The prediction has a mean pLDDT of 82. The RNA shown here (transfer RNA) has 74 nucleotides and comes from an archaeon.

RNA sequence: GCGUUCGUAGUCUAGGGGUAUGAUUUCGGCCUUCCAAGCCGAUGGCCCGGGUUCAAAUCCCGGCGAGCGCACCA
Numbered sequence: 001g002c003g004u005u006c007g008u009a010g011u012c013u014a015g016g017g018g019u020a021u022g023a024u025u026u027c028g029g030c031c032u033u034c035c036a037a038g039c040c041g042a043u044g045g046c047c048c049g050g051g052u053u054c055a056a057a058u059c060c061c062g063g064c065g066a067g068c069g070c071a072c073c074a
Base pairs, nucleotide, nucleotide: 001070002069003068004067005066006065007064010024011023012022018054026042027041028040029039030038047063048062049061050060051059
């Protein structure tokens, strides 16, 4: 450089046009003599810009970043 896959919460992850899912963390409550475990609840998120659409995390274009393959070079 070319091709390809991907970017969603502090961490991991589902969702590929119509209210963003679950686990974990954190916080509160229940339970317990206390702690842990368990149960209930709450908080927190779509990489950036533009386009299409009544409506975009999702489709299209560009950018940035990451993984893999190929090529080139010392």
It matches the Rfam family "tRNA". The family's RNA type in Rfam is transfer RNA.